[in-house]
Context: one part of a larger RNA
RNA sequence: UUGUGGUUAAAAAGCUCGUAGUUGAACCUGGGCCUCGCGCAGACCGGUCCGCCUCACCGCGUGCACUGGUCCUGCCGGGGCUUUCACUAGGGGAUUCGCAUGCCCUUCACUGGGCGUGCGCGGAACCUGGACCUUUACUGUGAAAAAAUUAGAGUGUUCAAAGCAGGCCUAUGCUCGAAUACAUUAGCAUGGAAUAAUAGAAUAGGACGUGUGGUUCUAUUUUGUUGGUUAUGGGACCGCCGUAAUGAUUAAUAGGGACAGUCGGGGGCAUCAGUAUUCAAUUGUCAGAGGUGAAAUUCUUGGAUUUAUUGAAGACUAACUACUGCGAAAGCAUUUGCCAAGGAUGUUUUCAUUAAUCAGGAACGAAAGUUAGGGGAUCGAAGACGAUCAGAUACCGUCGUAGUCUUAACCAUAAACUAUGCCGACUAGGGAUCGGGCGAUGUUACUUUUUGACUCGCUCGGCACCUUACGAGAAAUCAAAGUUUGUGGGUUCCUGGGGGAGUAUGGUGGCAACGCUGAAACUU
Numbered sequence: 001u002u003g004u005g006g007u008u009a010a011a012a013a014g015c016u017c018g019u020a021g022u023u024g025a026a027c028c029u030g031g032g033c034c035u036c037g038c039g040c041a042g043a044c045c046g047g048u049c050c051g052c053c054u055c056a057c058c059g060c061g062u063g064c065a066c067u068g069g070u071c072c073u074g075c076c077g078g079g080g081c082u083u084u085c086a087c088u089a090g091g092g093g094a095u096u097c098g099c100a101u102g103c104c105c106u107u108c109a110c111u112g113g114g115c116g117u118g119c120g121c122g123g124a125a126c127c128u129g130g131a132c133c134u135u136u137a138c139u140g141u142g143a144a145a146a147a148a149u150u151a152g153a154g155u156g157u158u159c160a161a162a163g164c165a166g167g168c169c170u171a172u173g174c175u176c177g178a179a180u181a182c183a184u185u186a187g188c189a190u191g192g193a194a195u196a197a198u199a200g201a202a203u204a205g206g207a208c209g210u211g212u213g214g215u216u217c218u219a220u221u222u223u224g225u226u227g228g229u230u231a232u233g234g235g236a237c238c239g240c241c242g243u244a245a246u247g248a249u250u251a252a253u254a255g256g257g258a259c260a261g262u263c264g265g266g267g268g269c270a271u272c273a274g275u276a277u278u279c280a281a282u283u284g285u286c287a288g289a290g291g292u293g294a295a296a297u298u299c300u301u302g303g304a305u306u307u308a309u310u311g312a313a314g315a316c317u318a319a320c321u322a323c324u325g326c327g328a329a330a331g332c333a334u335u336u337g338c339c340a341a342g343g344a345u346g347u348u349u350u351c352a353u354u355a356a357u358c359a360g361g362a363a364c365g366a367a368a369g370u371u372a373g374g375g376g377a378u379c380g381a382a383g384a385c386g387a388u389c390a391g392a393u394a395c396c397g398u399c400g401u402a403g404u405c406u407u408a409a410c411c412a413u414a415a416a417c418u419a420u421g422c423c424g425a426c427u428a429g430g431g432a433u434c435g436g437g438c439g440a441u442g443u444u445a446c447u448u449u450u451u452g453a454c455u456c457g458c459u460c461g462g463c464a465c466c467u468u469a470c471g472a473g474a475a476a477u478c479a480a481a482g483u484u485u486g487u488g489g490g491u492u493c494c495u496g497g498g499g500g501a502g503u504a505u506g507g508u509g510g511c512a513a514c515g516c517u518g519a520a521a522c523u524u
């Protein structure tokens, strides 16, 4: 691993990118004909033997009794042809075939059969060399792979566990054994060529050739010998010519790119607005106001609270706001402008495997927190006080520091939840809705259209929902949590009773807080 599980019982990394790794669409030879085989099976036609019926012939039956023929058919294997092939030199010469011929049997007959002999065509197996050759996985067979062990054959250790013994006469002996299997990775030899990889001809520096011309290297034999030049044989390289159907697979309901009109509360920067809150100034009035379960702390003739008119500040963006949208997640909601990005849709556009998932690595990552500035309206950890209470270091109230906001840097965690990894396929019915596209004698604005806005269909892609259960599940429930003992589509991460414990220790990151990695004893 076969073969556990991961919504809620232990367990999907917060999210995305991405290297190694793992995995990865389809396509290229299939079909037909001929032929061979002491191959296998069947069919048909016989002969001999046997049985039955027979005077006999004929006929019937039977046979793992013997045996011949036809190739009539199918299967298996080998070879050839069909555009479909590795070549070459030397040996080697089987089975066939043709011609001639001797002997024997046979025939009307050189008719047919058998045993030979000689010659020829042809060239199988095999052996030795040369020139060149895509490479593996996989699989069949074989050799090789200690014994004991294991499985297992034989054998009356009295049985058995064992052991490799033993058994037989007519015994100065004879004789059967001491099998066999398994033995996985790697390596060797050999057959197969489906499946899975790999390579080839695109700037042709491509393949062939009985071609032809150069350049260059090399060697044997023969020219009486030696030396040289040629010639001849064999490499290599470069031209020219010729041959060829000369040479680029599809265009994946895989993926990337381009283009078009869109869409969105996606992001960044600037700009604009809105009311509220607090404070301040001015203003009117006059005795309370706040706050609570009830109170008090608190503020008030130096005019509180409240009313009106203004101003300032810093936050926030109500109603519209939804089982609606966008974004990888965290998250995102006043207006307008600018900047780049993105999805879906459409396309008789383009590239052509570019893909999927991912150790290590990287980006982003609510709130709180940290550092240095700015800003400080509101709210408000800590703290102070008033209440409540047996007590209250709380809940309630009045104040209030850090913080809350922003800039520059850290931190890297959340019930970061859909407590549900990502990619792909299939399995079921429905009506809504958001975005794009297509359509209709549709409606409306009639001026006659065009574009809008509606209505109704279809269609891709979303966020969800309803009903069912062929299915799943311990159930709750789930169109995925289905297609799972009828168990394997690809790939990553994680879990193995409860505690001890996310502790100790070590390592590493961080200014710190703390993060990541992460036990054991012991207990139950």
Base pairs, nucleotide, nucleotide: 005494006493007476008475012492014364016362017361021357022356023355025250026249031082032081033080034079035078036077037076039075040074041073042072043070044069045068046067047066048065049063050061051060052059087130088129089128090127091126097120098119099118100117101116102115103114104113105112135197136196137195138192139191140190141189142188150181151180154164155163166175167174168173207243208242209241211240212239213238214237215236217234218233219232254354255351256350257349259346260345262343263342267339268338269337270336273317274316277313278312279311280310281309282308284306288299289298325332326331369410370409371408372407373406374405379403383399384398385397386396421491422490423489425483426482428467429466430465433462434461435460436459437458438457439456440455442454443453444452471478472477497524498523499522506517507516508515509514
The part of an RNA shown here (small-subunit ribosomal RNA, central domain) has 524 nucleotides and comes from Lulworthia cf. purpurea LF847. The RNAcentral record of the full RNA draws on ENA and SILVA. Rfam family: Eukaryotic small subunit ribosomal RNA. The prediction has a mean pLDDT of 80.